Background
This is a predicted structure of a 154-nucleotide RNA (glmS glucosamine-6-phosphate activated ribozyme aptamer) from a Halobacteroidaceae bacterium.

RNA sequence: GAAUUAAAAAAAGCGCCUGGACUUGGCCUGGCCAAGUUGACGAGGAAGAGGUUUAUCGAAUAAUCGGCGGAUGCCUCUAGGCUUUCCACCGGUCUUUAGCCAGUUCUUAAAACUUGCAAGUAAUUGUAAGGUAAAGGGGCUGGCAGGUGGUAUU
Numbered sequence: 001g002a003a004u005u006a007a008a009a010a011a012a013g014c015g016c017c018u019g020g021a022c023u024u025g026g027c028c029u030g031g032c033c034a035a036g037u038u039g040a041c042g043a044g045g046a047a048g049a050g051g052u053u054u055a056u057c058g059a060a061u062a063a064u065c066g067g068c069g070g071a072u073g074c075c076u077c078u079a080g081g082c083u084u085u086c087c088a089c090c091g092g093u094c095u096u097u098a099g100c101c102a103g104u105u106c107u108u109a110a111a112a113c114u115u116g117c118a119a120g121u122a123a124u125u126g127u128a129a130g131g132u133a134a135a136g137g138g139g140c141u142g143g144c145a146g147g148u149g150g151u152a153u154u
Base pairs, nucleotide, nucleotide: 014069015068016067017066019065020038021037022036023035024034025033026032027031041058042057043056047078048077049076050075051074052073079095080094081093082092083091086150087149088148089147090146099144100143101142102141103140104139105138106137107136113130114129115128116127117126118125119124
């Protein structure tokens, strides 16, 4: 250094880096080489199986560029809830807090940034205080939503 086996920990704006950008040093000096740094800020999101890839929302002095892999998204099927008192099938719609739409209300943003401390020659990294959204979800109100067959009541 490689391979194999076993154990533990660890994640979805998550992990990684050979392009790029930046820093330092050297050299045959605006180019090359070497070493390093950076390479997504949180909120939200999981019935199961398979498939698929530019998979929701906003914040940012916008390289958060680019690439590879993955992922709670989306599609199909299965299961399940709701959809007439009940049952079955079809259709619709969602996912166990399980129909759609609208209004209203509640739901601790974090970086960047400012000030300070620590590490590093530097790029930069860690940390304390201050500071700042939208979507989504819950509650309430209103509106809208089936077909066929059977059954119960009147």
Record summary
Rfam family: glmS glucosamine-6-phosphate activated ribozyme aptamer. Gene Ontology terms of the family: regulation of gene expression and catalytic activity. The family's RNA type in Rfam is riboswitch. The coordinates come from a structure-prediction model, not an experiment, and the mean pLDDT is 78. Taxonomically the source falls in Halobacteroidaceae (Bacteria, Bacillati, Clostridia, Halanaerobiales).